[in-house]
Predicted 3D model of a 71-nucleotide RNA (transfer RNA) from a Patescibacteria group bacterium. Its mean pLDDT, the model's own confidence on a scale to 100, is 80. It was read from a public genome assembly.

RNA sequence: CGGGGCAUAGUGCAAUGGCAGCACGAGUCUUUUGGGAAGAUUUAAUCCCAGUUCGAGUCUGGGUGCCCCGA
Repeated sequence: CGGGGCAUAGUGCAAUGGCAGCACGAGUCUUUUGGGAAGAUUUAAUCCCAGUUCGAGUCUGGGUGCCCCGA
């Protein structure tokens, strides 16, 4: 320098262009003498800027960061 892949709750991952979910975690409550386990409930996210579209996590362009390959 060129090519490819990835970026989503605190963490690990889902999501055919149509309500952003799951598990773990954290808070509160119940249960217990206490802890653990269990149950109920709450919490919190699409890397950034534009474009396409009635509608973008998803498609397109640019940028940023990480990984891989080539030179």